Predicted 3D model of a 478-nucleotide part of an RNA (small-subunit ribosomal RNA, 3' major domain) from Idotea baltica. Its mean pLDDT, the model's own confidence on a scale to 100, is 83. It matches the Rfam family "Bacterial small subunit ribosomal RNA". NCBI's taxonomy places the organism under Eukaryota, Metazoa, Pancrustacea, Valvifera, Idotea.
Context: one part of a larger RNA
Parts: sequence; C1' cells; structure tokens
RNA sequence: UGACGGGGACCUGCACAAGCGGUGGAGCAUGUGGUUUAAUUCGACGCAACGCGAAAAACCUUACCUAUUUUUGACAUCUAUAAAAAAAAUAAGAAAUUAUUUUGUGCCGUAAAGGAAUUAUAAGACAGGUGUUGCAUGGCUGUCGUCAGUUCGUGUUGUGAAAUGUUGAGUUAAGUCUCGCAACGAACGCAACCCUUUUUUUUAUUUACCAGCAUGUAAGGAUGGGGACUAUAAAAAAACUGCCGUUUAUAAAACGGAGGAAGGUGAGGACGACGUCAAGUCAUCAUGGCCUUUAUAAGUAGGGCUACACACGUGCUACAAUGAAUAGUACAAUGAGAUGCAAUAUAGGUAACUUAAAGCUAAUCUUUAAAACUAUUCUUAGUUCAGAUUAGUGUCUGCAACUCGACACUAUGAAGGAGGAAUCGCUAGUAAUCGCGAAUCAGCAUGUCGCGGUGAAUACGUUCUCAGGUCUUGUACA
Repeated sequence: UGACGGGGACCUGCACAAGCGGUGGAGCAUGUGGUUUAAUUCGACGCAACGCGAAAAACCUUACCUAUUUUUGACAUCUAUAAAAAAAAUAAGAAAUUAUUUUGUGCCGUAAAGGAAUUAUAAGACAGGUGUUGCAUGGCUGUCGUCAGUUCGUGUUGUGAAAUGUUGAGUUAAGUCUCGCAACGAACGCAACCCUUUUUUUUAUUUACCAGCAUGUAAGGAUGGGGACUAUAAAAAAACUGCCGUUUAUAAAACGGAGGAAGGUGAGGACGACGUCAAGUCAUCAUGGCCUUUAUAAGUAGGGCUACACACGUGCUACAAUGAAUAGUACAAUGAGAUGCAAUAUAGGUAACUUAAAGCUAAUCUUUAAAACUAUUCUUAGUUCAGAUUAGUGUCUGCAACUCGACACUAUGAAGGAGGAAUCGCUAGUAAUCGCGAAUCAGCAUGUCGCGGUGAAUACGUUCUCAGGUCUUGUACA
C1' cells in the first nucleotide's frame, strides 16, 4: 500500500420491512442433467449455464450414426490437350452416380490465328477440416455496475515502500457543488450534448381531417368546398432552483410556495471509466502452434438431434361464480404486405378451409382487437369447472407429415379442492390482467422482441438479511 475481520462510524439499493402477484403441489410446453442408444452432433455450469448460441431440427439445415460412393477432390489459383455454352431423352440404381443417344453452334476479333466464359481429361503444386488448444491470440460479449469511482504532471513530506492532491466541514443521484486545507492544475468517468415522449406556436394540407356553407344517401367526408379542429412532419418556444419565503456559514444546497402542460435529473432509451473473473466464444468471423491428407476431406439415401425409470430450471393452462357458456354491442396502438395482404359472396362445408374474386408496390387497399358493457342459463358439484390422454374422420403446407408438423370436427373426459420447507418479481400508467403485431418462416410459438386496452395496493422506517461505496481500526496474510 492492499486484502481480510462472526471490528467500528456514515451512506445507498425492491436489500429488508409494508403491500400485490407468482414459483415450489397438478397436467402440458420447453431447456438441462442423468440414463439409454448405431447416433441420441457441439458449446454454455453459482449470481453472470439451464424458452441460452437456435429470429423456426420432417428432407435441407446437420456438424452425429448406418449403408453406399469419390480421391487434385464439393470450393480457389496455375499448366497442357480437347470441346461453344447448353438442352433433352433412354437404361441401371435408394440416390449420389454410371452408360448411351439426340439437338445445338453464340460473344469479342474484317478474316485467320487467338481471346473471355464454361465443360471434360491428365499430372502435380495444392485444396479441404464445425479436428485440437479461448490457459498462445485478435475481434466481440457477459459481470461487478450506470456503482462513483480510477489516475496523471509539477510541487511538497518521508531514508524508503509510499503519502499528499482524492482526506476534513456541509451538500448531492453523482470525486455533484461550496468552504477549508501543501498543494496547484489536468485526464478518463458523472452530468450535458443525441433519440423517443409530455405542452404550445408557426408553416404545409394528401392518401389524413370535417367546424361552418351547399349537394346527396338506407347509411357514410360520399361530392363541391374548407385550412378551423384532429393528425401528419419540418422549424421554433418552453424548465433554469429562473422568481418569492424559511433554514444554513451572507456558501453550496434543502424545504415550502407562486406561476406553469410539465418542477427540481419531468418520464423512458441509447451511452458502461481504470480494472476484476487465465469469465464466455478457435462452432459467426479472423488467426499462431499442433494434428489429419484414399481421410479427421467430399457426395448421396435412410436414421438421429424428438429416446425415457428419474431429477432440476423457465413457462403455459387450471383448480372456478370477481366464474363458465350463449346471444347482442363498443373502443386501440405498433407493425407487415407482390412467389404477398386479401375485402366481398343469401357460393360450398358443422368447422379447419375451399371456390370465384374487387382493391392495394400502401396515411389511399388489406390484415375481425380482447378483456369491458347488456341480457339469459348454470347454483357449489370433480360440476355446463378444468382440459390432459386416447380413438375416428378431415383440412392446410410441402417431392414427402411413419419415425416427426399445425389446425378442425365427433367421441373420450385424466390429474387438479390454492400447493411443505423454501424462493422470485414489482414503487405508477408500474404490478396485475386483456388482446394485437413483427422477426425467423413453405408449414410449425405456451418462446423472443415490440404495441396498445383496463388499471391497483404499499413504503412507519434502516434494528435485522444480502450487495455495494467512503473513512477508520486490528492482523502471525501478500
């Protein structure tokens, strides 16, 4: 100087407390361990692995296994020779592939020679490797932590390691600011600058809007028209403890108030200091070393990654009346759309869906909001709760749904009576609850990322638990 302490002081945080809702019990979905297997490819393992890489495993993907096939190779460059490229058919085969036949002569160059591109054959230089090492690495990322810290120059102090500055008194979300001080300055962080949102103004007015004036309709901005309103999208304004009072040290600041759409960082996002964990990734990519080269490379078919005594994590659905069912009725936002979104139909079907098909390359057309509300039934039951499982019949996608897709209908109707010890999230438009959209995508979401609707309770406080920060103290530790 650090590190550590079941030492001390001060401070902060959904850390506890106060509340609300969960997990842990049930069924299912999904990931992991284990076991099994020809293979169940690989990685990730306290927080910081386990709905993670994977924003889509039927084939492909795919790296695994079995069988089968190739060896200058599926991919790249170079040399020689030959042929335009290319297209089609037949036979064998699971296919890869092998054999045979037919058609075919382009582009640049006046022409010829030749050239570009492509294909075949031959030889070798070489290709190839999701093989190994993340403890050889780059890059990227997680984490402490959006915690308030981490340092430097000069000066000064000390024999020196070092200290000072950065400690102290206040204050702050903050090493934020003020005062003091052998320190004076400075850098990376904090904050601000950026984006979204909340208010207003100006300008603009179509595909959006419709107050007033007309026209018209069963109804409807449907039409003339309008530039008020809403909205859209560009430019501005606005918030700064600026103003008033009290407290404080005539400071910084705190508390209260006024005005204001908004008040003390207005709310949210992006942004992550020096470093820590030899943290993660050689399977995104790049890359040193090592290994492999008739195989650890490459092609194909089928299988596997979907197994199942069991254990754990994360979710979905429930156990019902604040509910379930049936009928009626109202109100969004973010987005997406041409191999697409699809209105509409007294078309067909119980339905999934099918058939015909307007419009839309989109503020123009399309893409049903649901909880809510109204009425009726059910009356506390394993039920008109719950929907697993199983059987049958179908629909859709796709060469192909057996292993192994989603959906519909009919029948079936399991566990489940609010979940032990323990444990998680959340402080406001939040929790809880309700639906909608998108990426991936032929098809396949209870996952992920977004969007809006309805919309709470509680916080006395810091004794205790956990984590972190500052100062201080002890130490046989470095």